[in-house]
A computed fold for a 349-nucleotide part of an RNA from an uncultured prokaryote, annotated as small-subunit ribosomal RNA, central domain.
Its mean pLDDT, the model's own confidence on a scale to 100, is 89.
Rfam family: Bacterial small subunit ribosomal RNA.
RNAcentral holds the full RNA, with entries from ENA.
Context: one part of a larger RNA
RNA sequence: CUGGGCGUAAAGGGCGCGUAGGCGGCUUAGUCAGUCAGACGUGAAAGCCCCGGGCUCAACCCCGGAACUGCCUUUGAUACUGUUAGUCUAGAGUUCGAGAGAGGAUAGCGGAAUUUCCAGUGUAGAGGUGAAAUUCGUAGAUAUUGGAAAGAACACCAGUGGCGAAGGCGGCUAUCUGGACCGAUACUGACGCUGAGGUGCGAAAGCGUGGGGAGCAAACAGGAUUAGAUACCCUGGUAGUCCACGCCGUAAACGAUGAGAACUAGAUGUUGGGGGGCAUGUCCCUUUAGUGUCGAAGCUAACGCGUUAAGUUCUCCGCCUGGGGAGUACGGCCGCAAGGUUAAAACUC
Numbered sequence: 001c002u003g004g005g006c007g008u009a010a011a012g013g014g015c016g017c018g019u020a021g022g023c024g025g026c027u028u029a030g031u032c033a034g035u036c037a038g039a040c041g042u043g044a045a046a047g048c049c050c051c052g053g054g055c056u057c058a059a060c061c062c063c064g065g066a067a068c069u070g071c072c073u074u075u076g077a078u079a080c081u082g083u084u085a086g087u088c089u090a091g092a093g094u095u096c097g098a099g100a101g102a103g104g105a106u107a108g109c110g111g112a113a114u115u116u117c118c119a120g121u122g123u124a125g126a127g128g129u130g131a132a133a134u135u136c137g138u139a140g141a142u143a144u145u146g147g148a149a150a151g152a153a154c155a156c157c158a159g160u161g162g163c164g165a166a167g168g169c170g171g172c173u174a175u176c177u178g179g180a181c182c183g184a185u186a187c188u189g190a191c192g193c194u195g196a197g198g199u200g201c202g203a204a205a206g207c208g209u210g211g212g213g214a215g216c217a218a219a220c221a222g223g224a225u226u227a228g229a230u231a232c233c234c235u236g237g238u239a240g241u242c243c244a245c246g247c248c249g250u251a252a253a254c255g256a257u258g259a260g261a262a263c264u265a266g267a268u269g270u271u272g273g274g275g276g277g278c279a280u281g282u283c284c285c286u287u288u289a290g291u292g293u294c295g296a297a298g299c300u301a302a303c304g305c306g307u308u309a310a311g312u313u314c315u316c317c318g319c320c321u322g323g324g325g326a327g328u329a330c331g332g333c334c335g336c337a338a339g340g341u342u343a344a345a346a347c348u349c
Stems, first nucleotide, its partner, number of pairs: 004320003007303002012317001014201004021194003025088001027086005033081002035077005041071002049065002052062003091191001092188003095184003103177007110154001114150008125136002162169002206247006215241002220236004258316006266294012278281001298305002322349003331342004
């Protein structure tokens, strides 16, 4: 190099955008670079292979042939690929109209609850547990009523419902803003797909600076439990959780299933949009884009997947190659650090 694979056995990059590259719709004409055919030259000899011959055979040697799959030049072929110049509208995009949505950012507002504080009522317990104790309380707690403050999160609605590329997104209002879907005519005319590097986004935890701090709560302290209890349970409680700005760049970042396209039975539920029908209804039929369940064919080691494929194919990228050593060491790059990323070998089974 060839090969076989990647839902669960090793293996899909966390997710976008996009450079190079790879691949690329219909049709006409030119060209003949790739491609195909013929011819010329060359492809040293020896060796290999085949026929025959010489040493008594063989090894060995000799003769002839074939082969040398390649390259140069030249003459042709023109379907396909390329290329040049055009054409088209089925891919892609633009325009107009309408609706849906926790998509994003900023600002403001709201009520319930919690805690604290102030005041009233009120009196001996409260709290907590399997049972207790630590703890709070006659300096008046718990309970209850009124008031004030603060921070964080938004019950019901809520739904294998919706939106987003992924991470993720849920009180209300306003402003700014991204995307998708549906319908319609007109327009551009292949403008497309993928994407090594690159670049941006990226839960939680963590880090830096400055705020904030109600509840919760690593660490920590105490009380229990226990043989012990550096735990599970209880009482407290600091980082943190929240905000702004800047880092970090990882997750069972999961559908453990890369992206795009085409094709291949259906049934049933649901969300958004369109069309049609009548008995105008909590209706029926149909179409399209999602999102579920069950299943033909087919696939699969099985489980299962099954028009949202793990079926049948094509294009491009990523990745795997026995277990351990090890996602480690060393080096490089990145980071304030924590560490991340790239990534072996000895040895061993």